[in-house]
RNA sequence: AGAGUUUGAUCCUUGCUCAGGAUGAACGCUGGCGGCGUGCCUAACACAUGCAAGUCGAGCGGGAAAUCCGUGACGGAUCCUUCGGGUGACGGAUCGGAUGGAGAGCGGCGGACGGGUGAGUAACGCGUAGGUAACCUGCCCUGUACAGAGGGAUAGCCACUGGAAACGGUGAUUAAUACCUCAUAAUGCCGGAUCUGCACAUGCAGGACCGGUCAAAGUUUUUUCGGUACAGGAUGGACCUGCGUCUGAUUAGCUUGUUGGUGGGGUAACGGCUCACCAAGGCGACGAUUAGUAGCCGGCCUGAGAGGGUGAACGGCCACAUUGGGACUGAGACACGGCCCAAACUCCUACGGGAGGCAGCAGUGGGGAAUAUUGCACAAUGGGGGAAACCCUGAUGCAGCAACGCCGCGUGAGUGAAGAAGUAUUUCGGUAUGUAAAGCUCUAUCAGCAGGAAAGAAAAUGACGGUACCUGACUAAGAAGCCCCGGCUAACUACGUGCCAGCAGCCGCGGUAAAACGUAGGGUGCAAGCGUUGUCCGGAAUUACUGGGUGUAAAGGGAGCGCAGGCGGACCGGCAAGUUGGAAGUGAAAACUAUGGGCUCAACCCAUAAAUUGCUUUCAAAACUGCUGGCCUUGAGUAGUGCAGAGGUAGGUGGAAUUCCCGGUGUAGCGGUGGAAUGCGUAGAUAUCGGGAGGAACACCAGUGGCGAAGGCGACCUACUGGGCACCAACUGACGCUGAGGCUCGAAAGCAUGGGUAGCAAACAGGAUUAGAUACCCUGGUAGUCCAUGCCGUAAACGAUGAUUACUAGGUGUUGGAGGAUUGACCCCUUCAGUGCCGCAGCAAACGCAAUAAGUAGUCCACCUGGGGAGUACGUUCGCAAGAAUGAAACUCAAAGGAAUUGACGGGGACCCGCACAAGCGGUGGAGCAUGUGGUUUAAUUCGAAGCAACGCGAAGAACCUUACCUGAUCUUGACAUCCUGAUGACCGCUCCGUAAUGGGAGUUUUUCUUCGGAACAUCAGAGACAGGUGGUGCAUGGUUGUCGUCAGCUCGUGUCGUGAGAUGUUGGGUUAAGUCCCGCAACGAGCGCAACCCCUAUCUUCAGUAGCCAGCAUUAAGGAUGGGCACUCUGGAGAGACUGCCAGGGAUAACCUGGAGGAAGGUGGGGAUGACGUCAAAUCAUCAUGCCCCUUAUGACCAGGGCUACACACGUGCUACAAUGGCGUAAACAAAGGGAAGCGAGACCGCGAGGUGGAGCAAAUCCCAAAAAUAACGUCUCAGUUCGGAUUGUAGUCUGCAACUCGACUACAUGAAGCUGGAAUCGCUAGUAAUCGCGAAUCAGAAUGUCGCGGUGAAUACGUUCCCGGGUCUUGCACUCACCGCCCGUCA
Repeated sequence: AGAGUUUGAUCCUUGCUCAGGAUGAACGCUGGCGGCGUGCCUAACACAUGCAAGUCGAGCGGGAAAUCCGUGACGGAUCCUUCGGGUGACGGAUCGGAUGGAGAGCGGCGGACGGGUGAGUAACGCGUAGGUAACCUGCCCUGUACAGAGGGAUAGCCACUGGAAACGGUGAUUAAUACCUCAUAAUGCCGGAUCUGCACAUGCAGGACCGGUCAAAGUUUUUUCGGUACAGGAUGGACCUGCGUCUGAUUAGCUUGUUGGUGGGGUAACGGCUCACCAAGGCGACGAUUAGUAGCCGGCCUGAGAGGGUGAACGGCCACAUUGGGACUGAGACACGGCCCAAACUCCUACGGGAGGCAGCAGUGGGGAAUAUUGCACAAUGGGGGAAACCCUGAUGCAGCAACGCCGCGUGAGUGAAGAAGUAUUUCGGUAUGUAAAGCUCUAUCAGCAGGAAAGAAAAUGACGGUACCUGACUAAGAAGCCCCGGCUAACUACGUGCCAGCAGCCGCGGUAAAACGUAGGGUGCAAGCGUUGUCCGGAAUUACUGGGUGUAAAGGGAGCGCAGGCGGACCGGCAAGUUGGAAGUGAAAACUAUGGGCUCAACCCAUAAAUUGCUUUCAAAACUGCUGGCCUUGAGUAGUGCAGAGGUAGGUGGAAUUCCCGGUGUAGCGGUGGAAUGCGUAGAUAUCGGGAGGAACACCAGUGGCGAAGGCGACCUACUGGGCACCAACUGACGCUGAGGCUCGAAAGCAUGGGUAGCAAACAGGAUUAGAUACCCUGGUAGUCCAUGCCGUAAACGAUGAUUACUAGGUGUUGGAGGAUUGACCCCUUCAGUGCCGCAGCAAACGCAAUAAGUAGUCCACCUGGGGAGUACGUUCGCAAGAAUGAAACUCAAAGGAAUUGACGGGGACCCGCACAAGCGGUGGAGCAUGUGGUUUAAUUCGAAGCAACGCGAAGAACCUUACCUGAUCUUGACAUCCUGAUGACCGCUCCGUAAUGGGAGUUUUUCUUCGGAACAUCAGAGACAGGUGGUGCAUGGUUGUCGUCAGCUCGUGUCGUGAGAUGUUGGGUUAAGUCCCGCAACGAGCGCAACCCCUAUCUUCAGUAGCCAGCAUUAAGGAUGGGCACUCUGGAGAGACUGCCAGGGAUAACCUGGAGGAAGGUGGGGAUGACGUCAAAUCAUCAUGCCCCUUAUGACCAGGGCUACACACGUGCUACAAUGGCGUAAACAAAGGGAAGCGAGACCGCGAGGUGGAGCAAAUCCCAAAAAUAACGUCUCAGUUCGGAUUGUAGUCUGCAACUCGACUACAUGAAGCUGGAAUCGCUAGUAAUCGCGAAUCAGAAUGUCGCGGUGAAUACGUUCCCGGGUCUUGCACUCACCGCCCGUCA
């Protein structure tokens, strides 16, 4: 920093999407360690349980347990005993004292901090800067002064008592640093009056005087700690103010304590804070009110910045504590773990009544995609109480859980090529994984084991924790995944799948060879993470302040006037609001940045600096803006003198035309159309003449001429009236420009009321057209069009171009003025104001604009932000209505669009060509048959070809074979190829059996070389590699072919033009069959095509002369048969010839065209071969070749039979006909080009004939096929379904062939169908052509009406290019580019 995506391609506009960063995240797969952070974003939903605010006995009354001392009822061991008793250890109730200090109470301080949450709040709530001369402040600090004397209660405790409980009630008694009274007291407070100083919206400070009034508490180890009053400080708070702080105008008016005043009350304090009275104000387009949303900030994320988004954690402020309200106490609260009331919910209950508030820390349920332990400790830091010890502290310090984030480390290092195995792929050779592994040599960070062991603590005290850290031994062991690999975007192959399954952020991929789906191998990227999803910024200059636009892409208001607002000419002063500079204050800390430092590094933490672009105060400057004073005339306006005009309004006048009415003339039509009809007309139309009525519009002049702000304005005259221009330079002296709202004007249509209505004419009616025709065309015709008055307020209201000012080359018209020059109403020069065209610079995506800007600058207004939905819905305003104005969203698409380019196309234009039409000749379409196709049928009727360009096509020839199809039978390394092993010596051939046939079985015959090892060859058997496939895909291909089209085109290099696609060249003027040639030209050249070079043919020369020929000579059987000859024909070699070369005319002095001469041939002489770049995914996998897929005892191979030959039907191509230009018969004439050895086959004989017998000759200019036919001559038939026509059928034959049944051709005799020239439509042909007549060949055993060739006879017509078809060039339009068989709209499914 950009990229993808609109198109066939291009440039532009514009939207969508991606690459980056971030996250309190969630989800999927995976997961070794440590450090530092972070962790309910949703239900301010409900909460079990525990803890989170207590402390002080040095304020007070009191005093439990326990311990000690003493007392000691009672029990009573032991001992003594006279048995009556005594002794009395030990235990020990009770009582007294001491220590002790629990629990509750009075009292003090603290529960207003700390902790949580973000519901509410658009606000002085927050931020920032100020103010309080309008205020308060416990504990703390400093200073001054003081503490004298009394009093009465009350809780606790005790007694009685109510209640289930919570909680009480009554009586008696008691203390205080609790409460009260008195005294004392100020420079305190209050009141009065007064003085001084300062200040000027209020007042403030100080001094003296008088009156009134207010204090206190003790305690203790005797040293403290407290108490009271006042003043000051510090800290914390309260209130006020300037500025800033989201969206909606489809929320425009809001407000009655509301705005202000006076007075009273209230407060710490000001204040409508509250009340009474008075006034009627206050706020608002600079957005009031209202609705929605939201805690604000430091900061955080992003960004180059300006900005945009955000407000978790940390810090400041605010608000809240189940919901709503209220006060009490207090220095401080209207109070999270206080009180009262109300409400909802939950719990207890004896039903009477009570209790509670996790948005504290844990934790539970619920909600949710989603967020942790009912942990340890007060050791540290801090807080509360206390004199202190100490107590309390879910603040805090730590630990636990979670890859949630950031940072760091590891999962080994070196060596190691036989490039192992495996896997994947392969053209089978290899290649990749890959030094990777194994192996060898090392090391130990982390984790594990063992030992030692901190700092944090300033005397004691360590939760963390036997933790960080250090040391030792030990083993490469315990530690890698995730996404991606079509383009964007780094990274490719195989298989599977077959528009299925699926992918996808955008474009898009998948329909049988998917680098896009799934899997595998390989690779890229990141890494204890990797992807996905959500959100934000960026890219996006895609809301444009920095930094965009509006002629045609979205976008200039229909036009003017004009309030507010914004902006504003020249000169000289003043001020200092903006502006600029200096200084001061503030801008909390943390964060960011820089530099250092501390944890081994880093994250993290610490220190210092810088920064905090802002606000405030103050000093200064005076250029610019502003304010103010003065002056000026050039902007603007006024006066004066002239000028042009369809400018407006009102009144009047005029002629032409249409229509109607009356009268005359006149007669059968008129009218209308592409053609007609409806209509009018014998009741007299149309036409024509005369007279009249009425309405509307104003020909010529008339002009990219004039006027007007726009809409718009057109006969003439009059009246009233607006604006403009020129000249002059007298007057005013910036009076100007623009203009949101507002007001006015505003075509046509439409609406309302009243007139008017000739013509025209929505609606409507009729006639046509048409498949239909609610249209176009015709005949009628009502609103309306006209007038007056009122509404509507829109148009492609357009120059699709807002207004205004200044500047920036020219040229040429035109309208209105002025000046100069001039004899001048000519012409010319200068200038002002309009209105056009061309054009430079410049601008623009291009088209284009270009002094009338879309150029260069300034000011103001309006409008735009992807397409559709939609100028629609809702709401509001306006309107009589029609409707107008304002004006969304859901949803949906990845485009929609502008300009230009190449093509294709047009029932667009121009030019040209072609048997394209026309002019002709002959056909097809009707009949019968042949042949091909479709369809149908079938076991099979094998397959392909499908408009032209499939259909007598592949097939130059299906009885078997062919043959690919069907039925049946058979074979499985195979019918065919290569390799290996073994056997045999053959194989081949011959004979026999058997079968429908192949297959199968039996018999017979039988190698070569040799170094004697064997080798070669052949057959058989066996094993697998493999063979084989006319199986699929012609849309995977090669090759070949068709077609446009033998049409004249198709391109390239360099240059030039264009931002570019592209253009130019190749266009233009001529000419040609031709992009053929000439000329011109920003083009100059070149290539593939055209033409020529090649072949045949037409003329001549020359050479040669057999198998060809015979003029002359000889000979003859009369046949060029023979001698002879090569003159001629002919044959086949080499040449000549034709080139617009010559002449005339035309043309541009060209190319070329027309005519002529000569010539066998004349303007490419006639034919052929030859087919540019490309189009049709044209045809062919069944000629052949070939990728991939498929079959492998079968989709291969082989055999027999059948089928390809079927037959209600439809089509194509042909043959034969329908007859007299003919049929039949008789006897005659003339070709060319071919073929011939498994061949052509003569003469002769036989047969009516097909043919047979036989075999001369000929591998061919020698022989044969071979007869040419039409034609001409003679005869007959006489217009008929015939002496036309020959189908069909019967009988008998011939030939080929193993074999003619399915299924051949031919012959003879007999039979004798349809058909009498063919509807709509359609084909071929321009000269040796059409038409007609025969002949030959390929294929082939046989089997042409087909195909390919050959010659004979031999026409007609072409005015011409309007039309049909096809093609070429130029041009134009285009929303087509798969290209008009396009695109696309509506309805229905």

Small-subunit ribosomal RNA from an uncultured bacterium, 1389 nucleotides, folded computationally. The sequence is in RNAcentral, with records from ENA, Greengenes and SILVA. Rfam family: Bacterial small subunit ribosomal RNA.